[in-house]
Molecule: small-subunit ribosomal RNA
Organism: uncultured prokaryote
RNA sequence: AGAGUUUGAUCCUGGCUCAGGAUGAACGCUAGCGGCAGGCUUAACACAUGCAAGUCGAGGGGGAACAUGGGAGCUUGCUCCCGCUGACGACCGGCGGGUGCGUAACGCGUAUGCAACCUACCCUUUACUGAGGGAUAGCCCGAAGAAAUUCGGAUUAAUACCCCAUAGUAUUAUUGAGUGGCAUCAUUUGAUAAUAUUAAAGGUUUCGGUAAAAGAUGGGUAUGCGUCCCAUUAGCUAGAUGGAGUGGUAACGGCACCCCAUGGCAACGAUGGGUAGGGGUCCUGAGAGGGAGAUCCCCCACACUGGUACUGAGACACGGACCAGACUCCUACGGGAGGCAGCAGUGAGGAAUAUUGGACAAUGGGCGAGAGCCUGAUCCAGCCAUGCCGCGUGCAGGAAGACGGUCCUAUGGAUUGUAAACUGCUUUUAUACAGGAAGAAACCUCCCCACGUGUGGGGAGCUGACGGUACUGUAAGAAUAAGCACCGGCUAACUCCGUGCCAGCAGCCGCGGUAAUACGGAGGGUGCAAGCGUUAUCCGGAAUCAUUGGGUUUAAAGGGUCCGUAGGCGGACUAAUAAGUCAGAGGUGAAAUCCCACAGCUUAACUGUGGAACUGCCUUUGAUACUGUUAGUCUUGAGUUAUAUGGAAGUAGAUAGAAUGUGUAGUGUAGCGGUGAAAUGCAUAGAUAUUACACGGAAUACCGAUUGCGAAGGCAGUCUACUACGUAUAUACUGACGCUAAGGGACGAAAGCGUGGGGAGCGAACAGGAUUAGAUACCCUGGUAGUCCACGCCGUAAACGAUGGACACUAGUUGUUGGAUUAUUUCAGUCUGUGACUAAGCGAAAGUGAUAAGUGUCCCACCUGGGGCGUACGAUCGCAAGAUUGAAACUCAAAGGAAUUGACGGGGGCCCGCACAAGCGGAGGAACAUGUGGUUUAAUUCGAUGAUACGCGAGGAACCUUACCUGGGCUUAAAUGUAGAUUGCAUAGAGUAGAAAUAUUCUUUUCCUUCGGGACUAUUUACAAGGUGCUGCAUGGUUGUCGUCAGCUCGUGCCGUGAGGUGUCGGGUUAAGUCCCAUAACGAGCGCAACCCCUAUCGUUAGUUGCCAUCGGGUCAUGCCGGGGACUCUAACGAGACUGCCAGUGUAAACUGUGAGGAAGGUGGGGAUGACGUCAAAUCAGCACGGCCCUUAUGCCCAGGGCUACACACGUGUUACAAUGGCCGGUACAGAGGGCAGCUACACAGCGAUGUGAUGCCAAUCCCCAAAGCCGGUCUCAGUUCGGAUCGGAGUCUGCAACUCGACUCCGUGAAGUUGGAUUCGCUAGUAAUCGUAUAUCAGCAAUGAUACGGUGAAUACGUUCCCGGGCCUUGUACACACCGCCCGUCAAGCCAUGGAAGCUGGGGGUACCUGAAGUCUGUAACCGUCACAGGAGCGGCCUAAGGUAAAACUAGUAACUGGGGCUAAGUCGUAACAAGGUAACC
Repeated sequence: AGAGUUUGAUCCUGGCUCAGGAUGAACGCUAGCGGCAGGCUUAACACAUGCAAGUCGAGGGGGAACAUGGGAGCUUGCUCCCGCUGACGACCGGCGGGUGCGUAACGCGUAUGCAACCUACCCUUUACUGAGGGAUAGCCCGAAGAAAUUCGGAUUAAUACCCCAUAGUAUUAUUGAGUGGCAUCAUUUGAUAAUAUUAAAGGUUUCGGUAAAAGAUGGGUAUGCGUCCCAUUAGCUAGAUGGAGUGGUAACGGCACCCCAUGGCAACGAUGGGUAGGGGUCCUGAGAGGGAGAUCCCCCACACUGGUACUGAGACACGGACCAGACUCCUACGGGAGGCAGCAGUGAGGAAUAUUGGACAAUGGGCGAGAGCCUGAUCCAGCCAUGCCGCGUGCAGGAAGACGGUCCUAUGGAUUGUAAACUGCUUUUAUACAGGAAGAAACCUCCCCACGUGUGGGGAGCUGACGGUACUGUAAGAAUAAGCACCGGCUAACUCCGUGCCAGCAGCCGCGGUAAUACGGAGGGUGCAAGCGUUAUCCGGAAUCAUUGGGUUUAAAGGGUCCGUAGGCGGACUAAUAAGUCAGAGGUGAAAUCCCACAGCUUAACUGUGGAACUGCCUUUGAUACUGUUAGUCUUGAGUUAUAUGGAAGUAGAUAGAAUGUGUAGUGUAGCGGUGAAAUGCAUAGAUAUUACACGGAAUACCGAUUGCGAAGGCAGUCUACUACGUAUAUACUGACGCUAAGGGACGAAAGCGUGGGGAGCGAACAGGAUUAGAUACCCUGGUAGUCCACGCCGUAAACGAUGGACACUAGUUGUUGGAUUAUUUCAGUCUGUGACUAAGCGAAAGUGAUAAGUGUCCCACCUGGGGCGUACGAUCGCAAGAUUGAAACUCAAAGGAAUUGACGGGGGCCCGCACAAGCGGAGGAACAUGUGGUUUAAUUCGAUGAUACGCGAGGAACCUUACCUGGGCUUAAAUGUAGAUUGCAUAGAGUAGAAAUAUUCUUUUCCUUCGGGACUAUUUACAAGGUGCUGCAUGGUUGUCGUCAGCUCGUGCCGUGAGGUGUCGGGUUAAGUCCCAUAACGAGCGCAACCCCUAUCGUUAGUUGCCAUCGGGUCAUGCCGGGGACUCUAACGAGACUGCCAGUGUAAACUGUGAGGAAGGUGGGGAUGACGUCAAAUCAGCACGGCCCUUAUGCCCAGGGCUACACACGUGUUACAAUGGCCGGUACAGAGGGCAGCUACACAGCGAUGUGAUGCCAAUCCCCAAAGCCGGUCUCAGUUCGGAUCGGAGUCUGCAACUCGACUCCGUGAAGUUGGAUUCGCUAGUAAUCGUAUAUCAGCAAUGAUACGGUGAAUACGUUCCCGGGCCUUGUACACACCGCCCGUCAAGCCAUGGAAGCUGGGGGUACCUGAAGUCUGUAACCGUCACAGGAGCGGCCUAAGGUAAAACUAGUAACUGGGGCUAAGUCGUAACAAGGUAACC
């Protein structure tokens, strides 16, 4: 000191969370020792038991009982005396300790005063200590009672009580003098008078007592300042505020009372409510602050709850009293007793907090002359890791890098790990034994010294709970001693197995759906360590309440506007003052704490000593710049005046024309109106249209403009009256009169409300018509309130520049309103408004930029995550609607701003494509073939499913294939190899059983040899099998598609905080990101193009199996033969085409041309070639491969069946429906390919499929080979001489085998179908259409398929509006899984908190009335009394705690019912918003 988290990414705003420190802590796991601290935070709940305050016989009376010692008597165990002890009255005392209920207060803190006071014990000083008296407890006797206790009688003492004298003191009155101060005055001293009052002549060795003064100490009281939250608490107060008097008190005072006055407090927060002991200090923090108030210290308050006084120096009294109340206990039922918030302890409550311990040895306290006694204060010990601090659990060597574990790329390696074993060393601690403190100084006793009835000093002796503790020594031996949390990021630390959105984790983000570093276990590692984690709370980080130190255009946030009160702030000069301010000095700021230094415990924690500090308060002296105050002056701020001028500024009145509507009259006839299209509506009773006149209300075209005015809302025909305002110029006047503005007041669009008018048009509600799945909407026809006027309310708007007001300063450019100056008129400069662009600056950016969102000053308002919510409750205002003020519970980890890249849009622009259009031919209807879905089945194996599946994998399912089903069998078949052993079986032939596989029987039995052996076969053993089982969402490879679309990127530079941009955009051009120009870009890569192949032309070379022009030979005929290379052709190499040339247009690129030339002309035609990427696209069944699964089976073999099923639906095809045709006869012309288990000429047989014979060819040699076409004939528009399905019969061929289930042939049969709805497909030239041929697979074939080949050979394209797809630019976006997106509301379900509510139940406080204990005060007074007086009992009165009654307010809980809200993977209905979101959205 920061980090994580909103996004595809970015910057910002903003919340949430984490890392740190702390604790009187608790919980979980674990635990060796010591030191020092700490230990009921909850029920101020209730308490058994013991102890916590006694002491003094040197104050007095007195001596019962017990014990010790001594003495006496003696019946040797009894009596008496002394001393000691105990008890009563009285005296002293009430310290210390506990707790935090109450208290928001002079309670506490700090400072000051008392001229308004008291103070036992202690110190100092002065004076005195005279004379009397009566009781009472105890004791004794008696009585009542269960007890506690009480009563009566007799008698007795004091340092107990009372009276008198004296002095002093106090008070009052009169009066003299001095000193001082603070207003009243204070103080010293003197005199006189009156009143009040005191003693213990006690005790005696020391000691006490009284009076007065002073000190010290402790208290009391008063005042300034400080001291929590709520304004949804705004008014409170009758002893209340003051005065005079009296009483009371130690003392002042409404403290109390009588009288008089009407004050006092409060927005600088009274009153009320809630909460709370305050401080020194403690925690945190850089500090300022924030939080806390345990232990220790100071103060306060309290002592079961409430009240009251007594005693006393001091109390309204923790271990005192009285009364009332609640509770507990005892009881003989009559009555009594009690108060742990003292120390221990118990119960209860609670997450949680200790022993019914020892000692007065030390320190301190009480009493005492003292010894001493008492002391749960205190000192110690016990329990507890509760905290802080310290120590230890060993150290060194040791590699075969052991065994074991774990992991891996696994014959091996890595890691655990020098770790262990092993060797050597040490002994803190623990254990055993031995020694053994300091804390002790005193008091006291004895002795000595100095002064001397006492004090001081020195020496010796006595005294230890802790404790045989700390500490020290010796002994043996690594011996007695390590855990907890974590390991996805934040945050240090990674692998395997298990699990499979399950179990679970989680502080935030988030992990887990079969390869989890995030769950659980293990190995390893990291952190801390006798502890480690978790939870809770506080501060920090958080500048996230911002004084230090934040903001408000768009993120939360400027009040709708103005006026103005309090308050805050305020121009220039001079003087005074010294309140603020600054400096010096003094007092205080308790100690402890914090900091520094030193010191003591072995160190540290801890403790001691000293210093500094305590930032504060008070007093005093000085300074006087600034602020304040006072006095005086000034003119620049502000205002007044004059002149000029401006405007849709306001109010009231008058008035004008156009238009709509209505009425009347005329003309006129069938429609008008309205819409996307219609309909409702109006109209033959005459509409719409048109003409004239009349009426009525509302609004003011053109001018008119980012023009003007106004504080804002707002203001628009013209004229008049009244009113207000701005600006410029000028001098004159006032002389700071100013700025802002909480509360307050006024104004304030539209809608709405009240009363009364008015009502043309428009038009919520409403009605009808449409649209639609619906349409309570959008559209249409009507139409009420309203809109208009007057008066009165309301008081809100996206009341916006989303930008408060005022003042000053800070570069420019360019418009415009109003004014003055200049007069030449225009320009320039200037003031005031109002716009645009831009510099610096600012800003998260967009932007803003003298009209600031820049730089400063002053004042006000407002904000602090989203939702809940501008809601609830309360209050105020309002006729109401509602407005203003304005939460909480609960819930989420985001919500949000600006900008970026994409994607998308029923946004825009440009462009392309058989995309549309123009054409040709099809599909969709029929039958069949084939594929798919579905259904069926034992099985109908599996995969492919919009485009991009469906004549697809399959380019050949009768068996095989085959993966499926049924049944029968096998447990290792096959392959390959290694190592070992054995063997010459096997093999082959034949038979039996069987559907076969298979099982079984019989016969037969190796080869080579150098004789060592080897080869081969078989069996067996071991190691390695097999799987068309799953996962294409673990993968490789391959493929489809966008798309042969023109795109996709990089380096350097530049721009931007950044994501990113630029380049790649713009203007042209192209098939093309093709090229050119321009240009903060310059270059480059993958794509495009070209390079490759085929084809179109030519040349060269070569000339067989191809060719045959010329020459020759030969045949019925044929390149058949000799020969030839000319031609065709074959197959190799070349040429050719490049916008190269010409013309035009253009800067260029390029385009245009029926141009030239050329076989070919603008990529000539075709193919191969497929950028970055998209679709978790397809394939684990082509192959490969990770993981998982099966192993007498999910493997392997065999037979049969199935993949060929069939109410149906779809795709792709074939054949047709005919005459451009069918049939019959004749006749012509290809290319490419294939052929030995083959193609087969030719001949013969058969109607034919084919068969028999036979020949050529391993192929430019032989063979397979065309059809449409052409020439004739026939059919004549029909379900036909079209069409051929289906079925019957007979055959051929292949093949072990054609039943399920082949093809072909012949004869017969002769179905649907007469050109096909909505819709839809292909094709732009050698193309479509049409015609046949070949091949792969293959025994054969379901081929009408696929792939090739040639023959014949068209039509059309105006064009880009529309449909589909694509490219580029731009725009909007709340989308980024990217529109198949996102997302809203009701309803239904569950859960949660909350508002209202008839009512019910509490609580505290106040008011009024009744009653009223104890007690103070007071009155009375017949009884007592020291009898004139005091006093007491009694009786009466005032006040009052508690209690009762009553009405109301406040507050809390609960409640039938009810309201909305929040949350919850897959509910319902729609689709409101985001794109022009399909009616722009919003207030």